Predicted 3D model of a 156-nucleotide RNA (c-di-AMP riboswitch aptamer (ydaO/yuaA leader)) from an Actinomycetota bacterium. Taxonomically the source falls in Actinomycetota (Bacteria, Bacillati). Rfam family: c-di-AMP riboswitch aptamer (ydaO/yuaA leader). Its family is annotated with cyclic-di-AMP binding and regulation of gene expression in the Gene Ontology.
[in-house]
RNA sequence: ACGGCAAAGCCGCUGAAUUUCCGCUGUGCGCGGAAAGCGGGGGAACCAAGCAGUUGGGGCGAAUCGUUCUGUCCGCCUAUGUGCGGGUGUUCGCGUAGCGCCGCUCUUUCGGCGCGAGCCCGUCAGCUAACCCCGUAGGCCGACGAGAGAGAACCC
Numbered sequence: 001a002c003g004g005c006a007a008a009g010c011c012g013c014u015g016a017a018u019u020u021c022c023g024c025u026g027u028g029c030g031c032g033g034a035a036a037g038c039g040g041g042g043g044a045a046c047c048a049a050g051c052a053g054u055u056g057g058g059g060c061g062a063a064u065c066g067u068u069c070u071g072u073c074c075g076c077c078u079a080u081g082u083g084c085g086g087g088u089g090u091u092c093g094c095g096u097a098g099c100g101c102c103g104c105u106c107u108u109u110c111g112g113c114g115c116g117a118g119c120c121c122g123u124c125a126g127c128u129a130a131c132c133c134c135g136u137a138g139g140c141c142g143a144c145g146a147g148a149g150a151g152a153a154c155c156c
Stems, first nucleotide, its partner, number of pairs: 012140003018036007037136006047126001056124001057121004065095003071088006098115005104151007
């Protein structure tokens, strides 16, 4: 320096979505159930809200909001138009609150790459102790940037 063998340690993302036990069984990461852990909703007092009109309202989620073009409704004006203002809806595009990744973890700085959806309740829910209820899925990735601080694991 090269090769072989053995041992130890470590070994992806989103999301709450993991682990254990029991039964059935077609033995399948299957079906049913019970727990622990994690996550979500309902639900007093106090507080908040409290009137009128229009629009019903609300929940999960990072996924809100704005705007150009295009539709429609109302009002006003008028030179009847490619006018002004307001409401509402759809598509495309551009941004945006916010969110994720860059392989040991956390915080943080810079750089880079993405997301900024969808679904549900059903006229009903502010907060909320006790209490009650629900979920524990699905979908993906190909060789993985650089600093600072604090730690972890393994080896010597």